This is a predicted structure of a 147-nucleotide part of an RNA (small-subunit ribosomal RNA, 3' minor domain) from Pelotomaculum terephthalicicum JT.

Context: one part of a larger RNA
RNA sequence: CACCGCCCGUCACACCACGAAAGCUGACAACACCCGAAGCCGGUGACUUAACCUGAAAAGGAGAGAGCUGUCGAAGGUGGGGUUGGUGAUUGGGGUGAAGUCGUAACAAGGUAGCCGUAUCGGAAGGUGCGGCUGGAUCACCUCCUU
Numbered sequence: 001c002a003c004c005g006c007c008c009g010u011c012a013c014a015c016c017a018c019g020a021a022a023g024c025u026g027a028c029a030a031c032a033c034c035c036g037a038a039g040c041c042g043g044u045g046a047c048u049u050a051a052c053c054u055g056a057a058a059a060g061g062a063g064a065g066a067g068c069u070g071u072c073g074a075a076g077g078u079g080g081g082g083u084u085g086g087u088g089a090u091u092g093g094g095g096u097g098a099a100g101u102c103g104u105a106a107c108a109a110g111g112u113a114g115c116c117g118u119a120u121c122g123g124a125a126g127g128u129g130c131g132g133c134u135g136g137a138u139c140a141c142c143u144c145c146u147u
Stems, first nucleotide, its partner, number of pairs: 003110001005107001008103002011100001013097004018092003023087006031079004039072001041070004047065003052061003113134009
């Protein structure tokens, strides 16, 4: 490579990541309840007991201990939630793709000027109504600048 241009969306195909999703399956911390080892502490302690006290002795007292028991208490069990992962039929749009399908919305007054907001309608780009903007062409007038 300049309108035989540019360009928009649906649809079809392929690939990629992501969202939703009945459910399935892990991790973590905590909570409630159950159970409750060792051990500390408290109570009890009819059994045991060299040192201290009384006693001539026997024995008694004090203290200590075994045992029993209570609070705390690790692990464990049950339960409903919390946080955070993986997976998941199906589903939703997104991205990419020198090829495909349907149209032609935008770019020139793009052949109905375009765009923004909103409502509504339509295979799709989009159409229509209402309000707004000029970042609209053309024509006329006004102001300013240059010659």
Its mean pLDDT, the model's own confidence on a scale to 100, is 81. The source organism's lineage runs through Bacteria, Clostridia, Eubacteriales, Pelotomaculum and Pelotomaculum terephthalicicum. Rfam family: Bacterial small subunit ribosomal RNA. It was read from a public genome assembly.